[in-house]
Context: one part of a larger RNA
RNA sequence: CUGGGUGUAAAGGGAGCGUAGACGGCAAUGCAAGUCUGGAGUGAAAGACCGGGGCCCAACCCCGGGCGUGCUCUGGAAACUGUGUGGCUGGAGUGCGGGAGGGGUAAGCGGAAUUCCUGGUGUAGCGGUGAAAUGCGUAGAUAUCAGGAGGAACACCGGCGGCGAAGGCGGCUUACUGGACCGUGACUGACGUUGAGGCUCGAAAGCGUGGGGAGCAAACAGGAUUAGAUACCCUGGUAGUCCACGCCGUAAACGAUGAUUACUAGGUGUCCGGGAUGAAAGCAUCCCGGGUGCCGCAGCAAACGCAAUAAGUAAUCCACCUGGGGAGUACGUUCGCAAGAAUGAAACUC
Repeated sequence: CUGGGUGUAAAGGGAGCGUAGACGGCAAUGCAAGUCUGGAGUGAAAGACCGGGGCCCAACCCCGGGCGUGCUCUGGAAACUGUGUGGCUGGAGUGCGGGAGGGGUAAGCGGAAUUCCUGGUGUAGCGGUGAAAUGCGUAGAUAUCAGGAGGAACACCGGCGGCGAAGGCGGCUUACUGGACCGUGACUGACGUUGAGGCUCGAAAGCGUGGGGAGCAAACAGGAUUAGAUACCCUGGUAGUCCACGCCGUAAACGAUGAUUACUAGGUGUCCGGGAUGAAAGCAUCCCGGGUGCCGCAGCAAACGCAAUAAGUAAUCCACCUGGGGAGUACGUUCGCAAGAAUGAAACUC
């Protein structure tokens, strides 16, 4: 390389959009590049293969035949691929009618709680733990009542429930806005799938500038514990957590399962939409489409398990793997303010 693979053994890119490319629905017709078929030329000799022959045999040598899978020219075929033309509607999309949703962005508003401040009541404790101590408190704390300030997060509802491509999204209202789904079958007429590069998005932490800072809390300090305790526990506490703008680009970014399409027993929940029947008061039963769970047959699987949301049966495209360590390291390159990220070896060793 081929092959075989990628849920857990090595291996699915964090996710999307999309360029080149690869692959691509139904029927008609033309062309004939691929494809198939006939003919001609060429494919040197020697060698190799087959059949003969000559040296006693063999090696060796001689003769004949076929082969030489290829290339060129030329006649034909038109199923398939390709390509041209004009069509089709089942894929895809648009329109129209609907309802669902923590999808996104911005602005405004709300209540509970913590903390702090002011005032009232009130007095000796509070707090914390396994037990304590540090800490707070007679300069009046804790507790309790009233008022105020400020920041952050939104109890109950809440759900193997919803939405989103993923990251993720949860108080309420308004504005703007993306997507999906159901019904209809009016319109376009293959406009599709995937996608190397590329572009965009991307939790937390971290970085830059400016704000903000209630609670929590790396670092740090103190108190304990302990043989020690640079920890676990306690009292404090700064970055940070929050906002705006700009970077970073990683993760057990997980379903450890790439995207799309078709097919392949059933059963039972739940969410959204629709239909039929029976009722007639918002109900019951059945059916259809789309999501989301559990159980389970065939099949698959090393087993665990998966099983119409496949890890089954197939097809297309991309990514990735090829013994462990060395090592996601070194070097080089690109990106970054930095931290670092991306790409990514070898010697050696088992």